[in-house]
RNA sequence: CGGGGCGUGGCUCAGUUGGCUAGAGCACACGGUUCGGGACCGUGAGGUCGCUGGUUCAAAUCCAGUCGCCCCGA
Numbered sequence: 001c002g003g004g005g006c007g008u009g010g011c012u013c014a015g016u017u018g019g020c021u022a023g024a025g026c027a028c029a030c031g032g033u034u035c036g037g038g039a040c041c042g043u044g045a046g047g048u049c050g051c052u053g054g055u056u057c058a059a060a061u062c063c064a065g066u067c068g069c070c071c072c073g074a
Stems, first nucleotide, its partner, number of pairs: 001073007010026004019057001028044005050066005
């Protein structure tokens, strides 16, 4: 320098032929249960999808640029 992959709540991930309010598990907070803890049950908080711009009535999803990490080639 060229090509490819990944980036979504604290963590691990799903969702990517655009469209109902962006979800799951674990973790966390509160409550129940227990003599207490764990396990279990219930409720809840937490992200606007790496960043910027564009297309569109509408973008996590399409397009362009850019940043970080990984792989391949030179």